[in-house]
RNA sequence: AUUGAACGCUGGCGGCAGGCCUAACACAUGCAAGUCGAACGGUAACAGCAGAGCUUGCUCUGGCUGACGAGUGGCGGACGGGUGAGGAACGCGUGGGAAUCUACCCAGUAGCGGGGGAUAACUUGUGGAAAAACUCAAGCUAAUACUGCAUACGCCCUACGGGGGAAAGCGGGGGACCUUCGGGCCUCGUGCUAUUGGAUGAGCCUGCGUUAGAUUAGCUAGUUGGUAGGGUAAAGGCCCACCAAGGCGACGAUCCGUAGCUGGUCUGAGAGGAUGAUCAGCCACACUGGGACUGAGACACGGCCCAGACUCCUACGGGAGGCAGCAGUGGGGAAUAUUGGACAAUGGGCGCAAGCCUGAUCCAGCCAUGCCGCGUGUGUGAAGAAGGCCUUAGGGUUGUAAAGCACUUUCAGCGAGGAGGAAAGGUUGUUGGUUAAUAGCCAAUAGCUGUGACGUUACUCGCAGAAGAAGCACCGGCUAACUCCGUGCCAGCAGCCGCGGUAAUACGGAGGGUGCAAGCGUUAAUCGGAAUUACUGGGCGUAAAGCGCGCGUAGGUGGUUAAGUCAGUCAGAUGUGAAAGCCCCGGGCUCAACCUGGGAACUGCAUCUGAUACUGCUUGGCUAGAGUACGGUAGAGGGGUGUGGAAUUUCCUGUGUAGCGGUGAAAUGCGUAGAUAUAGGAAGGAACACCAGUGGCGAAGGCGACACCCUGGCCUAAUACUGACGCUGAGGUGCGAAAGCGUGGGGAGCAAACAGGAUUAGAUACCCUGGUAGUCCACGCCGUAAACGAUGUCAACUAGCCGUUGAGACUUGAUCUCUUAGUGGCGCAGCUAACGCACUAAGUUGACCGCCUGGGGAGUACGGCCGCAAGGUUAAAACUCAAAUGAAUUUACGUGUUCCCGCACAAGCGGUGGAGCAUGUGGUUUAAUUCGAUGCAACGCGAAGAACCUUACCAUCCCUUGACAUCCACGAAAAUCAGUAGAGAUACAGAUGUGCCUUCGGGAAUCGUGAGACAGGUGCUGCAUGGCUGUCGUCAGCUCGUGUUGUGAAAUGUUGGGUUAAGUCCCGCAACGAGCGCAACCCCUAUCCUUAUUUGCCAGCGCGUAAUGGCGGGAACUCUAAGGAGACUGCCGGUGAUAAACCGGAGGAAGGUGGGGACGACGUCAAGUCAUCAUGGCCCUUACGGGAUGGGCUACACACGUGCUACAAUGGCAAGUACAGAGGGCAGCAAUACCGCGAGGUGGAGCGAAUCCCACAAAGCUUGUCGUAGUCCGGAUCGGAGUCUGCAACUCGACUCCGUGAAGUCGGAAUCGCUAGUAAUCGUGAAUCAGAAUGUCACGGUGAAUACGUUCCCGGGCCUUGUACACACCGCCCGUCACACCAUGGGAGUGGGUUGCAAAAGAAGUGGCUAGUUUAACCUUUCGGGGAGGCAGGUAACCACUUUGUGAUUCAUGACUGGGGUGAAGUCGUAA
Repeated sequence: AUUGAACGCUGGCGGCAGGCCUAACACAUGCAAGUCGAACGGUAACAGCAGAGCUUGCUCUGGCUGACGAGUGGCGGACGGGUGAGGAACGCGUGGGAAUCUACCCAGUAGCGGGGGAUAACUUGUGGAAAAACUCAAGCUAAUACUGCAUACGCCCUACGGGGGAAAGCGGGGGACCUUCGGGCCUCGUGCUAUUGGAUGAGCCUGCGUUAGAUUAGCUAGUUGGUAGGGUAAAGGCCCACCAAGGCGACGAUCCGUAGCUGGUCUGAGAGGAUGAUCAGCCACACUGGGACUGAGACACGGCCCAGACUCCUACGGGAGGCAGCAGUGGGGAAUAUUGGACAAUGGGCGCAAGCCUGAUCCAGCCAUGCCGCGUGUGUGAAGAAGGCCUUAGGGUUGUAAAGCACUUUCAGCGAGGAGGAAAGGUUGUUGGUUAAUAGCCAAUAGCUGUGACGUUACUCGCAGAAGAAGCACCGGCUAACUCCGUGCCAGCAGCCGCGGUAAUACGGAGGGUGCAAGCGUUAAUCGGAAUUACUGGGCGUAAAGCGCGCGUAGGUGGUUAAGUCAGUCAGAUGUGAAAGCCCCGGGCUCAACCUGGGAACUGCAUCUGAUACUGCUUGGCUAGAGUACGGUAGAGGGGUGUGGAAUUUCCUGUGUAGCGGUGAAAUGCGUAGAUAUAGGAAGGAACACCAGUGGCGAAGGCGACACCCUGGCCUAAUACUGACGCUGAGGUGCGAAAGCGUGGGGAGCAAACAGGAUUAGAUACCCUGGUAGUCCACGCCGUAAACGAUGUCAACUAGCCGUUGAGACUUGAUCUCUUAGUGGCGCAGCUAACGCACUAAGUUGACCGCCUGGGGAGUACGGCCGCAAGGUUAAAACUCAAAUGAAUUUACGUGUUCCCGCACAAGCGGUGGAGCAUGUGGUUUAAUUCGAUGCAACGCGAAGAACCUUACCAUCCCUUGACAUCCACGAAAAUCAGUAGAGAUACAGAUGUGCCUUCGGGAAUCGUGAGACAGGUGCUGCAUGGCUGUCGUCAGCUCGUGUUGUGAAAUGUUGGGUUAAGUCCCGCAACGAGCGCAACCCCUAUCCUUAUUUGCCAGCGCGUAAUGGCGGGAACUCUAAGGAGACUGCCGGUGAUAAACCGGAGGAAGGUGGGGACGACGUCAAGUCAUCAUGGCCCUUACGGGAUGGGCUACACACGUGCUACAAUGGCAAGUACAGAGGGCAGCAAUACCGCGAGGUGGAGCGAAUCCCACAAAGCUUGUCGUAGUCCGGAUCGGAGUCUGCAACUCGACUCCGUGAAGUCGGAAUCGCUAGUAAUCGUGAAUCAGAAUGUCACGGUGAAUACGUUCCCGGGCCUUGUACACACCGCCCGUCACACCAUGGGAGUGGGUUGCAAAAGAAGUGGCUAGUUUAACCUUUCGGGGAGGCAGGUAACCACUUUGUGAUUCAUGACUGGGGUGAAGUCGUAA
């Protein structure tokens, strides 16, 4: 785009079309083929007329008239109408042909004389068991029925002499003449007979075209041809007898499946593809099968006979029927209409005609089934109404839409008018023809009359009133159109991708929008896009695809030249190519659809004429292709025979002694019966080191010691010869690695199977020790390989360069410009999706063959062929998926590679893991043990501090506009004090108190009460979020612009050579630059300088004290805190590339980022946090909110993390004694003093702090003691007594004293931190805090050891490589088994269909034969009869149904069974 459509929702009108695609299933009922009295005998019915009878409105009579049932006869029922079952065929289409027929029609010629015998109807009887349908007999009768005779030009047959064969009448009119009054006769019309020609229709033959299967390859006996005959309208094996052995087939016979064919229709740019409704041409069929009859025509839809199935009637004896005609019914189905009107028109049959018949046809009815047209109003109308929806709450949108106002009236409705479709026919005239005729008949013409189913027609006018008339689908992308609510991987959607797991533009609803519109969607189907079967117009190295390789048949194709021919090819002409349709130009319906006139076209076929370049064919030449002969070269080319040495093994002998062998490590195995090792000898089999080479040969497989024999091919120089002999090659045929098979040998080594040993969770493996087939030979099979260059063969052409093998040439060389046959590496043009190929093409062309068409199923099943078998070859389908695949790119990953780094390892020091305790977590428990954090990167984490509070949890008791915010109304100052009850919140009842501003109206703040808007939520979602944070990682990376390269993803830059802590820097470079990171800038610290000098400092001067910067003073020093200086590879030497840089040195307080901190690129982990805060959405609202008391977060068989204290002598205890830094302090730090053993108490100087206080630093040092012990170590636990904080230490605080004195004697596997002022060790302070650190943060004191080095472990970075990964190796993924479902193969068989062969059978019928029976016409007769011919019967032949046997094929089904596919997070392993 389309449709004979169907379904869903909806539905105003008209025009034009269309309407059982399924069951060629079965059919009730009505109708669809009759007509002619001008062929005939007649009169059953109706009407008229005449007559009769009488009961006066009836009966009877008369074929007299109109007519006419039944019958004889003629014509028509072969047309028209229906359907598409069958059929792969001369059925259809197209073009030819000769051996034919053709009723009615037209034209021509000739004729129509004279006889005969019957038979329906009718009457009577009869058969049947008388129901019906029907049958029979006798009698009577007519014809245009039947049949002879005569004639017969033309006609037919012929042996060329001859022979044969017709007919029918009927009607109208009529002047003479005749008459038996019927008529004859004449004339006209019609009919009939014979024949010729035409027209029309039909039959037959034939070239070409016309579906799929080769898993159908051979078929055929009347088969192919001939002769004679028969038969037919007609040619012909159409049939028959005889003869011959042919005919068809790879250009697809035969068989099987499917199908009516065509003009056309749909689609497409076309070529094509699909299709064959309506309309038209042809064919076939008429319940199924067979058959003939009649006829011009049939083997006959509404005829006959027979058989079969089915239905109906029946009196059970018998009969009847055939809607695939029009309606209609049932059934089937997703689905397809009225049991309508009329012959008015067109056409058909009959008829002289009038006319009759006509479900053909014309009309109407039903159906949005399609196409076309029209309408459902038009203008105005902003308060942008109400309502709806959304909202950022402002508004937006629906929307000029509505309402309102002003108009119009198509269509529908009502009323009125009103064409055309009508021509005929009849009748009356006129004219003409025929004729003897003015009858009659025919033709033309004029007047009158007169025929319409549709039809309430089309059309026109009038009336009324916006009145009666809009839906459907869609809105994630493709694809025009977006929001809200509901739902929550549910319900559902979906054409493909896909959507839905709590913010769904994708589901459902709504608002809005978009698209079409009396329709809109969905489904089905066809073509297109699809160059996705490629003729136009594709491919085959790696995506699917080159046969493993030759030879060669058919076929295809083919060098050069001349002549001929004209088949192909080209041109012109003629015929045909039906009409309709398509296209163009016109015309008619108001337009259109539709109808109609003309043209063009129908690309085709046939015939004729012409052209002759090319191709073909024929003939004759040529030598450039191909081949032959002669001379040579190289070679693992093939086959056979023989020979050789090294090595392995075995055997024998000698020497010799305890191991050998094997592995990652072992063991099995061998060995004291002497191995391994070593020396000599022997045997046997197999393979041939070095040479050896991207070297050689061969078609491929393949071929490797040496010699000989036989043999194939290539190459090469010069000459001669043949003369296109060529190329390719379906089938065919040969060769064809390894393994395997058969027979017979052989067997050293190796080695499937097998055995043992190991390994392992297992190990039917990898490893080891053995070991049989086999490997070897001969003969015969097999016929496959990643048989690969994954690249078919042949030929021509298209830059170069460098190797190498063979040949040739000469100038004999480090040669070859020019050569040539191979074999390799680069590389241009060109090609390619890219990779790559590139004279050895995958380039440009030609010839031929093979092969491909999404993945799986499957190279499988079935069938065929081959094979001894194994198996090979040929080769599907069902089903299933939306992918499978190639090349390249970027990541990521790798017990891949290269380089580098890091307390990563190593080297060291100290720990953890064992103990007790502290603390956190898991688990368990509980009314609750609130919540979060969960590998590194949760676990002394949020929590810088849970007795109440905190607190979020639990129990109980209370409140409901609320503890808190804003607004309103009313009231009250606010507030304070104390009482009673209660666990308290709270409740009740008292007392004190009247404030501030004011424009005097009131206002602000606060409290109480009340109503509602609202508050409130540590309720959920960190996977809706912001912010903040962790982590890789302070790792050196992450990117961009422009340019360039590539079809592109992308690349380049950023890689490379060096160097660095560093993408730090240098050099190079199709890159040049830039940004975020690195570094630097900032802070602290290390040195110095300047300035400043109190609360800090005190060298010098002075005063003073027992002593002290205590004082005067000082500004040097330290410190403080501001500003500067200093370090930059700056200098020197070496190395390096004359670079960057590195190494060493000097100077310097400091040296190569001096040390430390802050600072964290692009990003990753849906990392963490809704319980800091903020926040979308959801949820709760007398509760999931708020208040209170008590409890819980502190539980405790257990497990883990992080710590503290220890286990002791580098120590504990006791005594004495020295030296910090950084902090904190007013609800605070608190001195001196006094009390207490002590915690602490009393008390209160000083200090908002460089001034006072916390505050004695400790380890250290000097002594003493302990003496290796569960201790003078260790301090848990428990008992008692206290202190402090606090409303309150029971659950559940810290501390003190006295007593008690547990485990623990240095910690398994494993594991952590640290590279210098670091580890270790020692104490000090702070935050939080009423109180409560072994935690955290900060501070200083003392103060080490070690680093060879980068092999390994872990993590990271750059480059490279592989990848089937991309959720990215915690990836992907394979097979068995188990379960469910699906389709399919095999299967003892079973049941159908079709069909071959061999038989049986034989209805009806046809032609043949027919003694006997029987017989109107004709012939004959002696009148008895006979003959010719015929009927009936019989008979054999052919033959439908049917039956039997045996095959083939196909479908369905089948216990069981085989594999396959698909399924949720099953099992076992881990093959890639």

Predicted 3D model of a 1472-nucleotide RNA (small-subunit ribosomal RNA) from an uncultured prokaryote. The RNAcentral record of the sequence draws on ENA. Its mean pLDDT, the model's own confidence on a scale to 100, is 84.